[in-house]
Transfer RNA from an uncultured Verrucomicrobiota bacterium, 72 nucleotides, folded computationally. Rfam family: tRNA. By type it is a transfer RNA. It was read from a public genome assembly.
């Protein structure tokens, strides 16, 4: 240098036009002597960046960065 794949809650990932969701982690109460586990409640995101298309983009197009695989 070239293809491919991927970036979404702290972490591991779903969600592929109508605009945030899972589990596990946190935090609070309850409950224990106490932890743990278990019941209830709760909090969190510039959807990698920037331009386009579109009434509407996390989702389709471009271009840029960052990991990761093949090739050379």
């Nucleotide at each position: 240098g070239g293809g491919c794949g991927g970036u979404u809650a702290g972490c591991u990932c779903a969600g592929u036009g109508g605009a945030a969701g899972a589990g596990c982690g946190c935090u609070u109460g309850c409950c224990u002597u106490a932890c743990a586990a278990g019941c209830a409640a709760g909090a969190u995101g510039u959807c990698g960046a920037c331009a386009g298309u579109u009434c509407a983009a996390a989702u389709c197009u471009g271009u840029c960065a960052c990991c990761g695989c093949c090739c050379a």